The RNA shown here (Bacterial RNase P class A) has 360 nucleotides and comes from a Gammaproteobacteria bacterium.

RNA sequence: AGAGUCAGCCAGGCAGUCGCGGCGACAUUGCGUCGUCGAGGAAAGUCCGGGCUCCAUAGGGCACAGUGCCAGGUAACGCCUGGGAGGCGCGAGCCUACGGAAAGUGCCACAGAAAAUAUACCGCCUAAGCACGUAGUGCCGGUAAGGUUGAAAUGGUGUCGGUAAGAGCGCACCGCGUUGAUGGCAACAUCGAUGGCAGGGUAAACCCCACUUGGAGCAAGACCAAAUAGGAAAGCAACGGCUUCGGCCGUGUCCGUGGCCCACGGAGCUUUCGGGUAGGUUGCUUGAGCGCCGUGGCGACGCGGCGCCCAGAUGAAUGACUGUCCACGACAGAACCCGGCUUAUCGGCUGACUCUUUUC
Repeated sequence: AGAGUCAGCCAGGCAGUCGCGGCGACAUUGCGUCGUCGAGGAAAGUCCGGGCUCCAUAGGGCACAGUGCCAGGUAACGCCUGGGAGGCGCGAGCCUACGGAAAGUGCCACAGAAAAUAUACCGCCUAAGCACGUAGUGCCGGUAAGGUUGAAAUGGUGUCGGUAAGAGCGCACCGCGUUGAUGGCAACAUCGAUGGCAGGGUAAACCCCACUUGGAGCAAGACCAAAUAGGAAAGCAACGGCUUCGGCCGUGUCCGUGGCCCACGGAGCUUUCGGGUAGGUUGCUUGAGCGCCGUGGCGACGCGGCGCCCAGAUGAAUGACUGUCCACGACAGAACCCGGCUUAUCGGCUGACUCUUUUC
């Protein structure tokens, strides 16, 4: 100097004029004055997890559903952090839908001889048996090492041995199964022993295993005011005993915010037609909040101290104009609130690390 990797920050600024919404103070039958605050890093997607509200007294089981290496963090998670394994990259780093194929079922097109009840197309051999006698030439037979096809051909390699020729047939190493020791909380790693060794892949196929798991949602819910029709119809169910006539007990039916069963609660339940209201207040912003310092931890994060208050609209508030500076501003607007993930994105700044080249 160039090319990269990882992490953090900013998101137009300043001034003036007019115009909006919340809160506070003053003032006022006026609707004004002053002060102060007022959209994001993703507010987006509605994909996860919760807080909160209601069903509702709300427990147990099964199924559905979700996650899937280990250990931690967190209110919790499918998130984050740190490790392990596999893979990519020269590297800094990055990615992973990462439990089980020896419980079972399914699938592996086409090609190829053959893809599981596996297999002999081209080949190789003639040891043994028969024929022939020039020849593995023919019959019978042996073979799957070589070649073809394929993503994959039944563990791989060997200038080793063995055989008629071959083959884990034997041997060595690697792989795989079983097992022991050491290190580690663990996932795992390393080393040793042993067995010639169950064709392989696929579970983002069904399935098995482990763990988790009520539902609906701020249009939840609560309160106030007003209005209407105390409307009409159909179906199911309710029976038995006792009674001081209030009711009680038993059986049975129906209903209860996903399905089924049990438990529990309730007493009517289900359906159709028709009518009224849809206005106001609240929920509604002080939060698992933010900043700084210290401390524990590899880290996510925890603990302690000090400080700060930072939108609450409701047909929906922050807009318009002028001047100036500049990095010339992209993607883009809260609607109950948080923690994440994912997607979109102009440009600028900062730190650490890696590789290449050059100079001292």
Source information:
The sequence was found by an Rfam model in a public genome assembly. Lineage of the source: Bacteria > Pseudomonadati > Pseudomonadota > Gammaproteobacteria.